[in-house]
The RNA shown here (c-di-AMP riboswitch aptamer (ydaO/yuaA leader)) has 162 nucleotides and comes from Blastococcus atacamensis.
The model forms 92% of the base pairs in the Rfam consensus.

RNA sequence: GAGCGAACGCCGCCGAGUCGCCCACGGCCAUCGAGUCGCGGGCGAGCCGGGGACCCAUCGCAGUACUGGGGUGAAUCCGCCUCGGGCACCAGCCCGGCGCGGUAGGGCUACUUCUGAGCCCGAAUCCGUCAGCUAACUCGGUAGGCGGCAACGGAAGAACGG
Numbered sequence: 001g002a003g004c005g006a007a008c009g010c011c012g013c014c015g016a017g018u019c020g021c022c023c024a025c026g027g028c029c030a031u032c033g034a035g036u037c038g039c040g041g042g043c044g045a046g047c048c049g050g051g052g053a054c055c056c057a058u059c060g061c062a063g064u065a066c067u068g069g070g071g072u073g074a075a076u077c078c079g080c081c082u083c084g085g086g087c088a089c090c091a092g093c094c095c096g097g098c099g100c101g102g103u104a105g106g107g108c109u110a111c112u113u114c115u116g117a118g119c120c121c122g123a124a125u126c127c128g129u130c131a132g133c134u135a136a137c138u139c140g141g142u143a144g145g146c147g148g149c150a151a152c153g154g155a156a157g158a159a160c161g162g
Base pairs, nucleotide, nucleotide: 010148011147012146013145014144018045019044020043021042022041023040025038026037027036028035046142047141048140049139050138051137056132068130069127070126071125072124077102078101079100080099082097083096084095085094086093087092105121106120107119108118109117111157112156113155114154115153116152
């Protein structure tokens, strides 16, 4: 000097997941203070989600195989390929897995919005046989995971500075 990694601070992204106060415990400090940092418990504010009336919606008949239903979330749906299982044994259908391609929808590009362009996501999980909407009422959550040379063009507005 370069590369890689870690910690702290700061800045930023997804997300409701932020802020204030009290108690207790532990640490730090030249200051022993009504200081400061962290964890745990609790109370609020803000934000988010569930349950829950009237009204509205749903609630009609017949047949076949398979199949409970519902919530949070953008995360649904479709096609192809292949493997396993079930029904049928003619055709085909359903359930699940692997892989590929797309898609409803969602996010980012460093003030906001619109637009253009570009880059991504399109998961996971919870309830437990039960829930449409829903005023009053009522119950809960306030996590987790990432990035930092990246920060693009045009228009309008705002803010700050001169």